RNAcentral holds the full RNA, with entries from ENA. Predicted 3D model of a 521-nucleotide part of an RNA (small-subunit ribosomal RNA, 5' domain) from an uncultured prokaryote.

Context: one part of a larger RNA
RNA sequence: GAUGAACGCUAGCGGGAGGCUUAAUACAUGCAAGUCGAGGGGCAGCACGGGACUUCGGUUCUGGUGGCGACCGGCGAACGGGUGAGUAACGCGUACACGACCUACCUUUGAGAGGGGGAUAGCCUCGGGAAACUGAGAUUAAUACCCCAUAGUAUUGUAAUGACUAAAAGUUGCAAUUAAAGCUCAGGUGCUCAAAGAUGGGUGUGCGUAUGAUUAGAUAGUUGGUGAGGUAACGGCUCACCAAGUCUACGAUCAUUAGGGGGCGUGAGAGCGUGGCCCCCCACACGGGUACUGAGACACGGACCCGACUCCUACGGGAGGCAGCAGUAAGGAAUAUUGGACAAUGGGCGAAAGCCUGAUCCAGCUAUCCCGCGUGCAGGAUGACGGCCCUAUGGGUUGUAAACUGCUUUUGUCAGGGACGAAACCCUUGGAUUUAUCCGAGGCUGACGGUACCUGAAGAAUAAGCACCGGCUAACUCCGUGCCAGCAGCCGCGGUAAUACGGAGGGUGCAAGCGUUAUCC
Numbered sequence: 001g002a003u004g005a006a007c008g009c010u011a012g013c014g015g016g017a018g019g020c021u022u023a024a025u026a027c028a029u030g031c032a033a034g035u036c037g038a039g040g041g042g043c044a045g046c047a048c049g050g051g052a053c054u055u056c057g058g059u060u061c062u063g064g065u066g067g068c069g070a071c072c073g074g075c076g077a078a079c080g081g082g083u084g085a086g087u088a089a090c091g092c093g094u095a096c097a098c099g100a101c102c103u104a105c106c107u108u109u110g111a112g113a114g115g116g117g118g119a120u121a122g123c124c125u126c127g128g129g130a131a132a133c134u135g136a137g138a139u140u141a142a143u144a145c146c147c148c149a150u151a152g153u154a155u156u157g158u159a160a161u162g163a164c165u166a167a168a169a170g171u172u173g174c175a176a177u178u179a180a181a182g183c184u185c186a187g188g189u190g191c192u193c194a195a196a197g198a199u200g201g202g203u204g205u206g207c208g209u210a211u212g213a214u215u216a217g218a219u220a221g222u223u224g225g226u227g228a229g230g231u232a233a234c235g236g237c238u239c240a241c242c243a244a245g246u247c248u249a250c251g252a253u254c255a256u257u258a259g260g261g262g263g264c265g266u267g268a269g270a271g272c273g274u275g276g277c278c279c280c281c282c283a284c285a286c287g288g289g290u291a292c293u294g295a296g297a298c299a300c301g302g303a304c305c306c307g308a309c310u311c312c313u314a315c316g317g318g319a320g321g322c323a324g325c326a327g328u329a330a331g332g333a334a335u336a337u338u339g340g341a342c343a344a345u346g347g348g349c350g351a352a353a354g355c356c357u358g359a360u361c362c363a364g365c366u367a368u369c370c371c372g373c374g375u376g377c378a379g380g381a382u383g384a385c386g387g388c389c390c391u392a393u394g395g396g397u398u399g400u401a402a403a404c405u406g407c408u409u410u411u412g413u414c415a416g417g418g419a420c421g422a423a424a425c426c427c428u429u430g431g432a433u434u435u436a437u438c439c440g441a442g443g444c445u446g447a448c449g450g451u452a453c454c455u456g457a458a459g460a461a462u463a464a465g466c467a468c469c470g471g472c473u474a475a476c477u478c479c480g481u482g483c484c485a486g487c488a489g490c491c492g493c494g495g496u497a498a499u500a501c502g503g504a505g506g507g508u509g510c511a512a513g514c515g516u517u518a519u520c521c
Base pairs, nucleotide, nucleotide: 001520002519003518005517006516007515008514009513012373013372014371015370016369017368018366019365020331025329026328027327029326030325031324034075035074036073039072040071042068043067046066047065048064049062050061051060052059053058082284083283084282091209092208093207094206095205096204097203098202101201102200106197107196108195109194110193111192112191114148115147116146117145124137125136126135127134128133154165155163156162170189171188172187176184210256211255212254217247218246219245222244223243224242225241226240227239228238229237259281260280261279262278263274264273265272266271286307287306288305289304290303309320310319311318312317337363339362340361341360345359346357347356348355349354376407377406378405379404386398387397389396390395413457414456415455416454417453421448426443427442428441429440430439431438432437465510466509467508468507469506470491471490472489476505477504478503479502480501486493487492
């Protein structure tokens, strides 16, 4: 000098930042991932309309409309958020490479979108079960599923008029038409195949990356080859056969410790220490294992199995996973609210309106840190009183300090006004252009918050402590004690005149803080 600090005494305010370093211990409760009716069959609940009945209260029927519980389907849920247990490793950092790769959504380009089919959830009926849930039957739709046709590029083939494989889906809606209707025409959006890009990911290589030799040998898929399988792809990645290699004193193997980096602290630097907040990468999601779905996971709030633990049970059987945000218990010297809002930024879905978002933005707690402000200013001497102050008893000191006089009002209190962050989407409207699209005008939208800020009023009013005073080290006397009680970072003080112990007066240093402890340079 520093800290994610703690403890003691003390404490007026504001701004910014930080806040379980320990038990990757166990978790009550709520919330943290949904959305689309412009994919679908539908209609439980709500509202409207219509019909019937009515005791005038209402009841009942009706998907007709707004919408929409549950269900099928699409996209998302692999992002965002948390933690650092494991990992000494191509994990990270750095420099290169793809040789052998994939990529949903997005952008651009080319081509296509013809015909047909069978189911299934829901609803309905009948069952089982305490529950979780579940069985059977009947029936129905789709942008769900399947088949056929079509196919340049893909695969295969030396090649061909070759062979073989691989596709689909529609929906919306202005105007016209019509008895009505996407039936027709044009547009938006979506679908299929192929190519390129972008984005994201996967893979490989060199170098660097803690300690221990009281760890010296380690290794059989081990090292290499051939072939096969597998993968998006290379590879002992896996397997069959063959060879006997491979690493190691330039430290293998083993053990202990540890997430890595940008950075951060300190230092003149070299270096040493460190990796909390923020950013990048990695790993993990009760402990262990496995795959499924998918463009992407071997998946924190998905599935299955084993294990430990907790809970429910009608004892037959079931349910669960906060290292998400709050919060609880425990541990600990120690670390916050079961708060508000989607207004902004960003994300998911949607044509959009919009919905969701404990990401985020805000507020609350906390002197934990940094920064700023205040606790008044000027005058005022008989140098007042007081002092468990000192004294040579004359006085000295506290001390311009107080009283007293004048002034100011930051801050605080009261009263009044009051934001920026908001411009878009969207709606209305004008113009350009072939609709789309672009430009302009007006309107709508603020959690924070009646907050920041501004104006006014009265009034010194609302506001100072802590440590130290032997030397290092700025600051001295008296009383008490008498190697006792005690102090102490080091040297050392204390045994009757202690500037070193305890108290007082005085002083010194820092100041809303000051000291102590711990750790680092």